Record summary:
The RNA shown here (c-di-GMP-I riboswitch aptamer) has 88 nucleotides. It was read from a public genome assembly, where an Rfam model found it. The prediction has a mean pLDDT of 88.
[in-house]
RNA sequence: GUUCGAUAAAGGCAAACCCAUCAAAAGGUGGGGACGCAAAGCUACGGGCCUAAGGUAUUACAAAUACUACGGUAGCCGGGUUGCCGGA
Numbered sequence: 001g002u003u004c005g006a007u008a009a010a011g012g013c014a015a016a017c018c019c020a021u022c023a024a025a026a027g028g029u030g031g032g033g034a035c036g037c038a039a040a041g042c043u044a045c046g047g048g049c050c051u052a053a054g055g056u057a058u059u060a061c062a063a064a065u066a067c068u069a070c071g072g073u074a075g076c077c078g079g080g081u082u083g084c085c086g087g088a
């Protein structure tokens, strides 16, 4: 350097749910909590998925409905990038 995660150790992260908080929402953040994770570290570049404030369409207006990401998701997959321990 490449590849793998059998075993061991040092450790790490933290789903659901609950509380607080930010947000239109999806969702985020902090605390509690552990379903899991060898990149469940970082990155929205490609695909997927979630949401639809604003915008657009229908409408006389309103309401309602539909479409739409410039909002999210890295614990959906791929790409990029960095990295602990151990084996080969």
Base pairs, nucleotide, nucleotide: 002088003087004086005085012037013036017032018031019030020029021028022027035075041081042080043079045078046077047076048073049072050071054068055067056066057065058064